[in-house]
RNA sequence: GCCCGGGUGGCGAAACGGCAGACGCGGCGAUCUUAAAAAUCGCUGCCCACCAGGGCACACGGGUUCGACUCCCGUCCCGGGCA
Numbered sequence: 001g002c003c004c005g006g007g008u009g010g011c012g013a014a015a016c017g018g019c020a021g022a023c024g025c026g027g028c029g030a031u032c033u034u035a036a037a038a039a040u041c042g043c044u045g046c047c048c049a050c051c052a053g054g055g056c057a058c059a060c061g062g063g064u065u066c067g068a069c070u071c072c073c074g075u076c077c078c079g080g081g082c083a
Base pairs, nucleotide, nucleotide: 001082002081003080004079005078006077007076010025011024012023018066026044027043028042029041030040031039045056046055047054048053059075060074061073062072063071
């Protein structure tokens, strides 16, 4: 230099162009226990407001589209292959 795959909450990892974050791990709270472990239940991105609610967020920037994590182009980063 060329080709292929990938970048999504704290971590792993899904998502057919139609509510972004299923599911698992971790964390917090509760139940249970003499106490713990295990188990079960609930919550768990960020900001403003802290009652209701609103805004932002899928590496970054554009494009297509009524609508993009998803399709197209460019850039950055990671892994693999060829030279």
Molecule: transfer RNA
Organism: Streptomyces boncukensis